[in-house]
Molecule: c-di-GMP-I riboswitch aptamer
Organism: Gemmatimonadota bacterium
């Protein structure tokens, strides 16, 4: 620098679920828990996807409500990209 042949060796992360916390929601956060993961380490740079509080439109017997639109949330375990790095092979 390329690569994952390995169920090796040492160890690592931790999905449903539950418990407690923070959010308006998505969703995180700490604990139990273990589907999975050779970047399931880092980063939203680019696509998607979720959310819709604030804001806008529109209704509506209206200090309120209902309903489309939107991210400036949110997802790195959706996929690329960038960027570090264990062990074994070449």
């Nucleotide at each position: 620098u390329c690569u994952g042949u390995a169920c090796a060796a040492g160890g690592g992360c931790a999905a449903a679920c539950c418990c407690g916390g923070c959010g308006a929601a998505a969703g995180c956060c700490g604990g139990g828990g273990g589907c999975g993961c050779a970047a399931a380490g880092u980063u939203u740079c680019c696509g998607g996807u979720c959310u819709a509080a604030c804001g806008g439109g529109c209704c509506c017997g209206a200090c309120g409500g209902g309903u489309c639109c939107u991210a400036c949330g949110a997802u790195a375990g959706c996929g690329g990209g960038a960027u570090u790095g264990c062990c074994g092979g070449a």